[in-house]
């Protein structure tokens, strides 16, 4: 010095316009949004987290499962990441009518980011 340990802080965005209708921010047309690590800069690659399910535990929690979507052209040593174009995807519960964008679990949890301390000595 690194690893490890303990603690602190932080850690998800988006319905604006028009149409139909008794009723829709839920349908239709246009619009809008994009967590974390890796890698040539990524919602779509690889991996992870959130939601949900199962088992175990008094509990904090642990283990396992499930888990969406991209092509073409260009530049370049190298890009499904950049540039151009055209696409596609988005948990659960609720609702006067079907929700990525409203409300709710959630003033929650968390991948992880930054910092502090002692230890290492």
């Nucleotide at each position: 010095a690194a690893a490890g340990u303990u603690c602190u802080u932080c850690a998800g965005g988006g319905c604006g316009g028009g149409g139909u209708g008794c009723a829709a921010u839920u349908c239709c047309c246009c619009a809008c949004u994009g967590g974390c690590g890796g890698u040539a800069c990524a919602g779509u690659c690889c991996g992870c987290g959130a939601c949900c399910c199962g088992c175990c535990g008094c509990a904090g929690g642990g283990c396992g499962g499930c888990u969406g979507a991209u092509u073409u052209g260009g530049u370049g040593c190298g890009a499904u990441u950049c540039c151009a174009a055209a696409a596609c995807c988005a948990a659960c519960a609720g609702u006067u009518a079907c929700a990525g964008u409203c409300u709710g679990g959630a003033u929650g949890g968390a991948a992880g980011a930054a910092g502090a301390a002692a230890c290492g000595a």